[in-house]
Context: one part of a larger RNA
Molecule: large-subunit ribosomal RNA, domain I
Organism: Actinospica acidithermotolerans
């Protein structure tokens, strides 16, 4: 020195165990902020390093409600000192305070700093100085001023405003918009209107009340999702590949409305017109004297459709009292009450109140075991005899508990706050059928065409329909548009204005469940003071580390030894569970020995 064997160190691999995560499920809630948000900094405790929590009223102030016996938060004891059955501490609901920063908004600024101005209180002999308060800027109205340049505009101000502003996990909407890739290369094409960047609202966001489908039928009847239809029609260097739609079946579900215009009636600016021939509701008579007409444009009333509506005209029907319409009588028109009837806070305008139910946000009650060995410990396990169940989910408790706890199943509860239902109170709205026509209306720089994109199964194709730049440019019902070039018949539908609930996506957050999901190199990146320590100029990247025991019962005394560590003795069921602490493999290192060299 090898081999091997036994006893060790070192080492943390298995095993078991979870505080953790992780994926899904119901149900809830779905914005937050200039009344200063999200997020921070920096304070706050009798001693206080970090967490939590609060804010100079700083481990907490005040009201109300719940609970009922101890407390002064955690890691984490100690030492002092409180409070508390006059109800503490602890829970829950309104309120009060809340330094500084940060949209930050009085100026500045290298965030938590530095400087101010006005007002008004306070201190000082005074000045410096303290405290509350206000002081940004952009829009919206309303005034006021006021250039160049007469009028005027352009700025400038003053006052208002539930006004904006910044932040949020997904998910929604518009505007912008790749490329690696596939085509076995590559250009058209794919990737993909994806990722990514910008703007915008919401609890959902959009779409949505037919210029729609359809198809020769007595046709459906707004929208959105889901399932078929169908990987079908179709499109495609006819490659790779994209890839509908009607229709049917379902999900909501008493969903449907408001406007422009005709015409009337006011008001204002402009033009015009003339001494009655205009107008002044009709009719008969008297009266009044620019009020009239046309156009602009505001306002109020009218009106909203496709069996075409609608206005004007004209006919018939329809509660009630009062005014009013130059005057008088009939008739009609208008405006107010009432009364009826509809209908409403979800759209179209728009509050709040009463009562009432149900729900969230603290509780609260709640069944039925006992013996006997073994064991450190009995309650599972064994044995023995019992019990409860509208409760045999689950934790927990010295080992595996329906009967020990806390709980489950059931019942039961709110002063106050929050949603949500029903009802009255409230609010708002109201004529209804019809009839004629050479009258008037029925959303214009559109609609369609040219020409250049886009965008649909649809890649210029026979290319319709939608939407966009450019030029260009009609019609009002006998009149447009569509039915996939066009064109005739036919057939549906009425464009260029506008709102609109529910079925539909998300889950940052709350409650509560599941799991042939993980179990410490796995699960998030984090089971542990983790977005932390370290890295980096900075965007940014980004760990590692769990386990004593049942309970500290953490070894008092004594010996060695400077201490570290250690022998005893105690403690414990074990100390070969001694804070490096369950189990303790394995590389690596040693001691001893047996055997070869």
């Nucleotide at each position: 020195g090898g081999c091997g064997c036994a006893c060790g160190g070192u080492g943390g691999a298995u095993g078991c165990c979870u505080u953790g995560g992780u994926a899904c499920c119901a149900g809830g809630a779905g914005c937050c902020g200039a009344u200063g948000a999200a997020g921070g900094a920096c304070g706050u405790g009798u001693c206080u390093g970090g967490c939590c929590g609060c804010g100079a009223u700083a481990g907490g102030c005040c009201c109300c409600g719940g609970g009922g016996a101890g407390u002064c938060g955690c890691c984490g004891a100690g030492a002092g000192g409180g409070c508390u059955u006059u109800g503490a501490u602890c829970c829950g609901g309104g309120g009060g305070u809340g330094u500084c920063c940060g949209a930050a908004u009085g100026g500045g600024g290298g965030a938590a700093c530095c400087c101010g101005g006005c007002u008004g209180u306070c201190g000082u002999c005074a000045u410096g100085g303290a405290c509350a308060g206000u002081c940004a800027c952009c829009c919206g109205c309303a005034c006021c001023u006021g250039a160049a340049u007469g009028c005027a505009u352009a700025g400038g101000g003053u006052g208002u405003g539930u006004g904006g502003a910044g932040g949020g996990a997904a998910c929604c909407c518009g505007g912008g918009g790749a490329a690696g890739u596939g085509a076995a290369a590559c250009a058209u094409c794919u990737c993909a209107g994806u990722a990514c960047c910008c703007g915008g609202u919401g609890g959902a966001a959009g779409a949505g009340a037919a210029a729609a489908c359809a198809a020769c039928a007595u046709g459906u009847g707004a929208u959105u999702c889901c399932g078929u239809g169908a990987g079908u029609a179709g499109u495609g260097g006819c490659g790779a590949g994209c890839g509908a739609a009607a229709g049917c079946g379902g999900a909501u579900u008493u969903a449907g409305c408001c406007u422009a215009a005709a015409c009337c009636g006011u008001g204002u600016g402009c033009g015009u017109g003339u001494g009655a021939u205009a107008c002044c509701c009709g009719g008969c008579a008297g009266g009044g004297g620019u009020u009239g007409c046309g156009u602009a444009u505001g306002c109020g009333g009218g009106g909203u459709u496709g069996u075409g509506g609608g206005a004007c005209g004209u006919g018939g029907c329809g509660u009630u009292c009062c005014g009013g319409u130059c005057u008088g009588c009939c008739g009609g028109c208008c405006g107010g009450g009432a009364g009826c009837a509809c209908a409403g806070u979800a759209a179209g305008a728009a509050a709040u109140g009463c009562g009432u139910g149900g729900u969230g946000u603290a509780g609260u009650c709640g069944a039925a075991c006992g013996g006997c060995a073994u064991g450190c410990g009995a309650g599972u396990g064994g044995c023995c005899g019992a019990c409860c169940g509208g409760a045999g989910u689950g934790g927990g408790u010295g080992a595996g508990a329906g009967u020990c706890c806390c709980g489950u199943a059931g019942a039961c509860g709110a002063c106050a706050u929050g949603c949500u239902g029903c009802g009255c109170a409230c609010u708002g709205u109201g004529g209804c059928c019809g009839u004629u026509g050479u009258u008037c209306c029925c959303g214009a720089g559109u609609a369609g065409c040219g020409c250049g994109g886009g965008g649909c199964c649809c890649g210029u194709g026979a290319a319709a329909u939608c939407c966009c730049g450019u030029g260009u440019g009609a019609a009002u019902c006998u009149g447009c548009c569509a039915g996939g070039a066009c064109c005739a018949c036919c057939u549906g539908g009425u464009a260029a204005g506008g709102c609109u609930g529910a079925a539909u996506a998300c889950u940052u957050c709350c409650u509560g469940g599941u799991g042939a999901c993980c179990g410490a190199u796995a699960g998030u990146g984090c089971a542990c003071g983790a977005g932390u320590a370290c890295c980096g100029u900075g965007a940014g990247g980004g760990a590692a580390g769990g386990g004593u025991g049942a309970a500290a019962a953490g070894u008092a005394c004594c010996c060695c030894g400077g201490g570290a560590g250690g022998g005893g003795a105690g403690u414990g069921a074990a100390a070969g569970a001694g804070u490096u602490c369950c189990u303790g493999a394995a590389a690596c290192c040693g001691u001893g020995u047996g055997c070869c060299u």